A computed fold for a 96-nucleotide RNA from a chicken gut metagenome, annotated as SAM riboswitch aptamer (S box leader). The coordinates come from a structure-prediction model, not an experiment, and the mean pLDDT is 81.

[in-house]
RNA sequence: UUAUCAAGAGUGGACGAGAGAAUCGGCUCUAAGACUCCACAGCAACCUAUUUGUUUAGGUGCUAAUACCGACAGAGCAAAGAGCUUUGAAUGAUGA
Numbered sequence: 001u002u003a004u005c006a007a008g009a010g011u012g013g014a015c016g017a018g019a020g021a022a023u024c025g026g027c028u029c030u031a032a033g034a035c036u037c038c039a040c041a042g043c044a045a046c047c048u049a050u051u052u053g054u055u056u057a058g059g060u061g062c063u064a065a066u067a068c069c070g071a072c073a074g075a076g077c078a079a080a081g082a083g084c085u086u087u088g089a090a091u092g093a094u095g096a
Stems, first nucleotide, its partner, number of pairs: 001096005010040005018029003023071004041063003045060005067091001072088006
């Protein structure tokens, strides 16, 4: 820079207190061990090689919740209610 991000996919062991990208506000997961690491397994987004074949192999990636939701802007609905719906930015993640 570019494509995608509402789907999909678990066990065992180790560690031992927070974790869910950053800031804030929520809301969730966590000593019935979350998070992280390792092994095996699985999912299937990109790339490479290959194939009669949407097949096979390999390199990354991924395996709670829409990138967990929102905060910035536009439009619509509501109108006592700063709420809801939708679109787009910004930021982030992965591949090339």

RNAcentral holds the sequence, with entries from MGnify.